The RNA shown here (TPP riboswitch aptamer (THI element)) has 94 nucleotides and comes from a soil metagenome.

[in-house]
């Protein structure tokens, strides 16, 4: 480099609902709550790509943080040698 087999994981923001920005990924089907109601608002399941598994910044806390910046939005940088955080066994090449 790769392969099985398990396991971790998030899915915003904007909008005239066509579609637009970051990103590997922002998907699709459903469910319960709230609420007069709605294409609103919390939560939530399954599936399916996509990530990442200790050489762990995938991911979540910190954080309703900070600094620039955008239409806006973890967008970009600090935080950050923070605290957490899911492996095993094989294959190939030098």
């Nucleotide at each position: 480099c790769u392969g099985c087999u398990a396991g971790g994981g998030g899915a915003g923001c904007c909008a005239u609902c066509u579609g637009g920005c970051u990103g590997a990924g922002a998907a699709g089907c459903g469910g319960c709550g709230c609420g007069g109601a709605a294409c609103g608002c919390g939560c939530u399941g399954c599936u399916g790509a996509c990530c990442c598994u200790a050489u762990g910044a995938a991911c979540c806390u910190g954080a309703u943080c900070u600094g620039g910046g955008u239409a806006a939005u973890a967008c970009c940088g600090g935080c950050g040698u923070a605290g957490g955080g899911a492996a095993g066994c094989g294959g190939c090449a030098a």
It matches the Rfam family "TPP riboswitch aptamer (THI element)". Rfam links the family to the GO term thiamine pyrophosphate binding. The coordinates come from a structure-prediction model, not an experiment, and the mean pLDDT is 76.